[in-house]
The RNA shown here (Bacterial RNase P class A) has 386 nucleotides and comes from an Actinomycetota bacterium.
Its Rfam family is "Bacterial RNase P class A". Gene Ontology terms of the family: tRNA processing, ribonuclease P activity and dimeric ribonuclease P complex. By type it is a ribozyme.
RNA sequence: AGAGUCGGCCAGACGGUCGCGUUCCGUGGCCCUCGUCGGCCACGGGCCGAGGAACGUCCGGACUCCACAGGGCACGGUGGUGGCUAACGGCCACCCGGGGCGACCCGCGGGACAGUGCCACAGAGAGCAGACCGCCUCAUCGCGUGCGGUGAGGUAAGGGUGAAAGGGUGGUGUAAGAGACCACCAGCGGCCUGGGUGACCAGGUCGGCUCGGUAAACCCCACCGGGAGCAAGCCCAGAUAUGCGUGCGUUCGACGGCGGCCCGCCGGAGCACGCGGGUAGGGCGCUCGAGCCCGUCGGCAACGGCGGGCCUAGAUGGAUGACCGUCACCGCGCGCAGAGCAAUCGGCGCGCGGCACAGAAUCCGGCGUACCGGUCGGCUCUUCCC
Numbered sequence: 001a002g003a004g005u006c007g008g009c010c011a012g013a014c015g016g017u018c019g020c021g022u023u024c025c026g027u028g029g030c031c032c033u034c035g036u037c038g039g040c041c042a043c044g045g046g047c048c049g050a051g052g053a054a055c056g057u058c059c060g061g062a063c064u065c066c067a068c069a070g071g072g073c074a075c076g077g078u079g080g081u082g083g084c085u086a087a088c089g090g091c092c093a094c095c096c097g098g099g100g101c102g103a104c105c106c107g108c109g110g111g112a113c114a115g116u117g118c119c120a121c122a123g124a125g126a127g128c129a130g131a132c133c134g135c136c137u138c139a140u141c142g143c144g145u146g147c148g149g150u151g152a153g154g155u156a157a158g159g160g161u162g163a164a165a166g167g168g169u170g171g172u173g174u175a176a177g178a179g180a181c182c183a184c185c186a187g188c189g190g191c192c193u194g195g196g197u198g199a200c201c202a203g204g205u206c207g208g209c210u211c212g213g214u215a216a217a218c219c220c221c222a223c224c225g226g227g228a229g230c231a232a233g234c235c236c237a238g239a240u241a242u243g244c245g246u247g248c249g250u251u252c253g254a255c256g257g258c259g260g261c262c263c264g265c266c267g268g269a270g271c272a273c274g275c276g277g278g279u280a281g282g283g284c285g286c287u288c289g290a291g292c293c294c295g296u297c298g299g300c301a302a303c304g305g306c307g308g309g310c311c312u313a314g315a316u317g318g319a320u321g322a323c324c325g326u327c328a329c330c331g332c333g334c335g336c337a338g339a340g341c342a343a344u345c346g347g348c349g350c351g352c353g354g355c356a357c358a359g360a361a362u363c364c365g366g367c368g369u370a371c372c373g374g375u376c377g378g379c380u381c382u383u384c385c386c
C1' cells in the first nucleotide's frame, strides 16, 4: 500500500421568521361556591418532544383478567457440552463435522440395533441381496489337439451398470477363488491409562473380521409448555323496556370454571336461542424502567458486583411542520498546483445534482427484513521499504 474478516458508534448541523404537543411558572378573565377545593379560556415564558429499526408480529417475558391452574391424553416447541439472563427458539465460550491459505464462517448437531417407508433410471442384484460378461472342475458331442456347443457342480478375486455393489493394499493358499488365513492400514466394539466441569481428545491393548444411506421422511427418546390479551383490565357518569316469546333447569343440578378431550375438584338458580329497546361519553391503566451514562473490580467472553451521576414524548381524527440562508456528506464534470517510473492518489476552487430505510400508541429482552452514507478499532493474507 492492497485485499479480506470480525466488532462498536453516528443517522445531518447551525441561524432566522412563522406555526405545533405534554407539563411547569406568571398575569388576566370566566364558571361553581358563603368560602375552600375544582374546572375552562387567553397571553407571556421555562424544560422536554420518534427509531436503529418505531417495520414484521416470529419468539420470550413483565403486567392484567379467568377461584387454584391438580392429573392424564392429544397437540405444539426445542435438540452437542458448559455458562449468561427475568426468560427464550436468544447471546457467549468450547467440542464434533464441513468450507476457507488464513483471520473466520456455516450446522433443523440425540436415535437407523423399537418399528414403518423411500433410494428413480441403469444393472444379475439396492436389505440382508445377486450371476450379465467371465474363471475353474467333471461328463458328453463335433472338429483343424486346442477351440466350440450342451448338461451338472464350484466361485464372487477380474470386467460391466450405477450416486452408492458389502472394507483397502500386499501376500499365503486354491481346480479356480474368497478375511479361508497372514502383515499393515481404516472402521466398529470391549478393557485400560492420561487430560478436561463436560461434550470430547490423545495413547495402549484385545477381537469378531467389518452389521448401506435417508429422521430438513413418519417415528422413538430427552426436556419445556394453562388460556387470553392494553380493543387486557379497573372506575365514574348516563340512558332504556328489571320488555316479549320458545326450550331446558332449580340439589335426582340446566349451565359455568377461556385452545381440544377425559378424570378430579369447585361454583351454581338461572341458562340458551329469537324478536325488540337504550347507551357508544369521561377518567385511570400511561410511562421511574429486568432504565441510561461514567468509573472500578471479577470473568477468555456473554455478563455480573460495587461506587457515582442523569430523568430523556405520552398523543387520543391522534403533536415536532413550512420557508429562507450558510455549512457538512455523497456523486458527476471542469480548472489549478503537488506526490509517483507508471497505474493512480490526496488537496484547493467553481458548477450541477442528490441527501437513504422509514414514524411511537402498555413496556422491555431478542430474532428477521429494509437502508443514503460516515467514522473508530481488532485480527488475517499478499506485496514493498527501513
Stems, first nucleotide, its partner, number of pairs: 001382010012327007020049002023046009051357001055368002058366005063229004070263004075225005080094005095109001096107004110220002115218002117214003132159002134155010167185006186210001188207008233284004243275006255267003291310008329354008338345002